[in-house]
RNA sequence: GCAUCCAUGGUCAAAGGGUAUGAUAACUGCCUUCCAAGCAGUUGGUUCGGGUUCGAGUCCCGAUGGAUGCA
Numbered sequence: 001g002c003a004u005c006c007a008u009g010g011u012c013a014a015a016g017g018g019u020a021u022g023a024u025a026a027c028u029g030c031c032u033u034c035c036a037a038g039c040a041g042u043u044g045g046u047u048c049g050g051g052u053u054c055g056a057g058u059c060c061c062g063a064u065g066g067a068u069g070c071a
Base pairs, nucleotide, nucleotide: 001070002069003068004067005066006065007064010024011023012022013021018054026042027041028040029039030038047063048062049061050060051059
């Protein structure tokens, strides 16, 4: 330098163009003499800039960062 893949709450992963889901963590409550465990609830997210579309996490272009391969 070229090509491919990846980027989603604090962490790890889902999501066929139509309200972004789950686990875990944190917080609150219940339970318990207390703690842990368990149960219920709450908070928190699509790397960035454009384009297509009635509608984009998803499709297209570019940028940034990371991984792999080739030179």
Molecule: transfer RNA
Organism: Corymbia citriodora subsp. variegata